[in-house]
RNA sequence: GGGCCGUUAGCUCAGUUGGCUAGAGCACUGCCUUUGCAAGGCAGGGGUCGUCGGUUCGAAUCCGACACGGUCCACCA
Numbered sequence: 001g002g003g004c005c006g007u008u009a010g011c012u013c014a015g016u017u018g019g020c021u022a023g024a025g026c027a028c029u030g031c032c033u034u035u036g037c038a039a040g041g042c043a044g045g046g047g048u049c050g051u052c053g054g055u056u057c058g059a060a061u062c063c064g065a066c067a068c069g070g071u072c073c074a075c076c077a
Stems, first nucleotide, its partner, number of pairs: 001073007010026004019057001028044005050066005
């Protein structure tokens, strides 16, 4: 330098034929239960979907550039 994959909640990830207006598990907070703890039950908070543009009535989803991570290839006096 080139190819491919990935980037969504604190963590691990789903969601990619564009449209019920962003979800699950764990974690976190409150309450119930207990003498107390754990486990369990109920309720709740948390995201401008890597960044910036573009297409569209409408974008996490399509297109472009860039950033970061992974991997393979090339180059290497």
The RNA shown here (transfer RNA) has 77 nucleotides and comes from a Candidatus Uhrbacteria bacterium. It matches the Rfam family "tRNA". Rfam's curators write: Transfer RNA (tRNA) molecules are approximately 80 nucleotides in length. Their secondary structure includes four short double-helical elements and three loops (D, anti-codon, and T loops). Further hydrogen bonds mediate the characteristic L-shaped molecular structure. tRNAs have two regions of fundamental functional importance: the anti-codon, which is responsible for specific mRNA codon recognition, and the 3' end, to which the tRNAs corresponding amino acid is attached (by aminoacyl-tRNA synthetases). tRNAs cope with the degeneracy of the genetic code in two manners: having more than one tRNA (with a specific anti-codon) for a particular amino acid; and 'wobble' base-pairing, i.e. permitting non-standard base-pairing at the 3rd anti-codon position. Its mean pLDDT, the model's own confidence on a scale to 100, is 80. RNAcentral holds the sequence, with entries from ENA. The organism belongs to Candidatus Uhriibacteriota, within Bacteria.